[in-house]
């Protein structure tokens, strides 16, 4: 160069076009002489970046960036 695949919370993932969720970390609080495990609460995501389609896009199109995998 050519095709394909992947990007969403600090980390690993989900997620049928209809207010973006889990685990785990983090931070407070209970419970312990303490730490470990346990309980309850909070924070934390402008969904890689642009544009398009639709009333409505994390989801469908084009573009572009990164990572990977194969061809040449």
């Nucleotide at each position: 160069g050519c095709g394909g695949g992947c990007g969403u919370a600090g980390u690993u993932c989900a997620g049928u076009g209809g207010u973006a969720g889990a685990a785990u970390g983090u931070c407070u609080c209970c419970u312990u002489c303490c730490c470990a495990a346990g309980g309850a609460a909070a924070a934390g995501a402008u969904c890689g970046c642009g544009a398009g389609u639709u009333c409505g896009a994390g989801u469908c199109u084009c573009g572009u960036c990164g990572c990977c995998c194969g061809c040449u």
The prediction has a mean pLDDT of 82. A computed fold for a 72-nucleotide RNA from a bacterium, annotated as transfer RNA. It was read from a public genome assembly. It matches the Rfam family "tRNA". Its family is annotated with triplet codon-amino acid adaptor activity in the Gene Ontology.